Large-subunit ribosomal RNA, domain VI from a Minisyncoccota bacterium, 252 nucleotides, folded computationally. The RNAcentral record of the full RNA draws on ENA. It matches the Rfam family "Bacterial large subunit ribosomal RNA".

Context: one part of a larger RNA
RNA sequence: UGUUGGGUAUCUGAAAGUAAGGACUUCUUAGUACGAGAGGAACGGAAGUUCGUUGCCACUGGUAGACCGGUUGUCUGACAAGGCAUGCCGGGCAGCUACGCAAUAAGCGAUAAGUACUGAAAGCAUCUAAGUACGAAGCGCUCCUUGAAAAGAGAUACCUUAGGACACGGCAAUAACAGCCGUUUGAUAGAAGCGAUGUGUAAGUACGAAGGCAACGACGUAUUCAGCAUGCGCUUACUAACGUCCAUAUUU
Numbered sequence: 001u002g003u004u005g006g007g008u009a010u011c012u013g014a015a016a017g018u019a020a021g022g023a024c025u026u027c028u029u030a031g032u033a034c035g036a037g038a039g040g041a042a043c044g045g046a047a048g049u050u051c052g053u054u055g056c057c058a059c060u061g062g063u064a065g066a067c068c069g070g071u072u073g074u075c076u077g078a079c080a081a082g083g084c085a086u087g088c089c090g091g092g093c094a095g096c097u098a099c100g101c102a103a104u105a106a107g108c109g110a111u112a113a114g115u116a117c118u119g120a121a122a123g124c125a126u127c128u129a130a131g132u133a134c135g136a137a138g139c140g141c142u143c144c145u146u147g148a149a150a151a152g153a154g155a156u157a158c159c160u161u162a163g164g165a166c167a168c169g170g171c172a173a174u175a176a177c178a179g180c181c182g183u184u185u186g187a188u189a190g191a192a193g194c195g196a197u198g199u200g201u202a203a204g205u206a207c208g209a210a211g212g213c214a215a216c217g218a219c220g221u222a223u224u225c226a227g228c229a230u231g232c233g234c235u236u237a238c239u240a241a242c243g244u245c246c247a248u249a250u251u252u
Base pairs, nucleotide, nucleotide: 005160006159007158008157009156010155011154015146016145017144021051022050023049024048025047026046027045028044034039052104053103054102055101056100060098061097062096063095067091068090069089070088071087072085073084074083075082076081093231107141108140109139114134115133116132117131163246164245165244166243168182169181170180171179188240189239190238191236192235193234194233195232196230197229198228199227204223205222206221207220208219211216
C1' cells in the first nucleotide's frame, strides 16, 4: 500500500517451522516364568540420572569500570578531600547469567515389513483376487512457536460525523528499521523527599593512648545502625514533554 468508513479489544487458523527428543539406572514384576541344579528373564507399573532443546532469575552461585569500605606508591605544602597506576584487597543491589529453576506427558488415526480371519479362481489348499482384523522411536494429529497479504484478503464485542504521521519526553523494546508507553485533562524522563537496598560506623570535636624532657603520638572509645551511594519502589508538576503537517471521505 491492499483488503475497508474509522478506532479499540479479543479471537479463528489456511499455511509454515522443530529432532524436541535420545540414552541409561534403581525399585517392583520376581528369586517368579524357565531349569535336575547352578543359575535366571520379560510385558507392565513407579521413581530417578545423564545428554540435548526451549524458557526463566523467586532461591543458590558467578559477574558487576553503578556503589561502599580498607590499603600501597606518588602528586595537589599539612589536615580534610581528591588525581594517576582498570593499583591491589574485602563486600555488593539491579541487570546479565549457570553451577540454579521449570518444561520436554499421555493418547488417537492411517500404514511399512510382518502376523492373521473368511475365501474362491483351482470341489483341496491358500493372508487376497472381492471382503475383514492387527502391526513401528517412522508418517499425520495431539503438544509448542509463528501465523488475516489466507486476493475466498476471515470472525466477535464495543465505540464512532475520524483519524493518521512527523516531532517531542521515554522504555522491561532495540544493530538500522520496527515495537510499546507518555505528551499538562500529565507521574513520561530528570530533580527533590521518603522508603528499601548496599557498605560498615564519615568529617569535626571530646576523652584515652605505648613512648617521649618536650613538641608530638600509631591507634582506641563516644558522638554514630553513622556517613556515603543507588540503573529499584512510592510521593511531589520544581525542570522538560514545545509544536507542525496531512486527511475529514465513498455513495447518491
Annotation
The organism belongs to Minisyncoccota, within Bacteria.